[in-house]
RNA sequence: GGGGGCGUAGCUCAGUUGGCUAGAGCGCAACGCUGGCAGCGUUGAGGUCGACGGUUCGAUUCCGUUCGUCUCCA
Numbered sequence: 001g002g003g004g005g006c007g008u009a010g011c012u013c014a015g016u017u018g019g020c021u022a023g024a025g026c027g028c029a030a031c032g033c034u035g036g037c038a039g040c041g042u043u044g045a046g047g048u049c050g051a052c053g054g055u056u057c058g059a060u061u062c063c064g065u066u067c068g069u070c071u072c073c074a
Base pairs, nucleotide, nucleotide: 001073002072003071004070005069006068007067010026011025012024013023019057028044029043030042031041032040033039050066051065052064053063054062
């Protein structure tokens, strides 16, 4: 220098052949059960879907550029 993969909640990840209002597990908070811890249950908080731009009535999803990371080639 060139090719490819990945980037979504604090962590690990799912999702979408463009449209419902973005999800799960773990973690966190409150409450309940228990004498208490643990455990279980209920509820809740938490996200500019890496960044910028474009296409579109509409983008996490398509296109371009770019950043980070992993990997292959030279």

Predicted 3D model of a 74-nucleotide RNA (transfer RNA) from a Flavobacteriaceae bacterium. RNAcentral holds the sequence, with entries from ENA. Rfam family: tRNA. Rfam classes the family as a transfer RNA.